[in-house]
Predicted 3D model of a 73-nucleotide RNA (transfer RNA) from a Thermoproteota archaeon. Its Rfam family is "tRNA". It is annotated as a transfer RNA. Rfam links the family to the GO term triplet codon-amino acid adaptor activity. Rfam's curators write: Transfer RNA (tRNA) molecules are approximately 80 nucleotides in length. The same sequence occurs in records of 2 taxa.

RNA sequence: GGAUCCGUAGCUCAGUGGAAAGAGCCCUGGCUUCCGGAGCCAGUAGUCGUGGGUUCAAUUCCCACCGGAUCCG
Numbered sequence: 001g002g003a004u005c006c007g008u009a010g011c012u013c014a015g016u017g018g019a020a021a022g023a024g025c026c027c028u029g030g031c032u033u034c035c036g037g038a039g040c041c042a043g044u045a046g047u048c049g050u051g052g053g054u055u056c057a058a059u060u061c062c063c064a065c066c067g068g069a070u071c072c073g
Base pairs, nucleotide, nucleotide: 001072002071003070004069005068006067007066010025011024012023013022018056027043028042029041030040031039049065050064051063052062053061
């Protein structure tokens, strides 16, 4: 330098055009317990990497850039 894939909550990921963007773990509070753990209930947390384009409508499609992984030279 070229090719492919990835970027969504603190972490791991789902969601591939349309309703208010979700799950597990973590964290906080409550119940329970002598205490802790486990269990149950509730809650906090997102400019969906950045900018532009297409569309009535974009996390999703297209382009460029930024970052990461793998392969080729």